The RNA shown here (transfer RNA) has 74 nucleotides and comes from an uncultured Verrucomicrobiota bacterium. The prediction has a mean pLDDT of 81. Its Rfam family is "tRNA". It is annotated as a transfer RNA. From the family's description: Transfer RNA (tRNA) molecules are approximately 80 nucleotides in length. Its Rfam clan is "tRNA clan".
[in-house]
RNA sequence: GGACCCGUAGCUCAGUUGGUCAGAGCAAGGGACUCAUAAUCCUUUGGUCGCGCGUUCAAGUCGCGCCGGGUCCA
Repeated sequence: GGACCCGUAGCUCAGUUGGUCAGAGCAAGGGACUCAUAAUCCUUUGGUCGCGCGUUCAAGUCGCGCCGGGUCCA
């Protein structure tokens, strides 16, 4: 330098024929239970979907550029 894949909550990820409101588990806060702790149960908080532009009535999802990570080739 070239090809391909990935980037979504603090962490691991789902969401993939464009359309309910952006979700799950873990973590964190509160509560229940307990003499107490753990476990368990209930509940709450948390996101500019890497950044920007474009297409569209509508974009996490499609296109382009850039940034970061990985694999392969040279």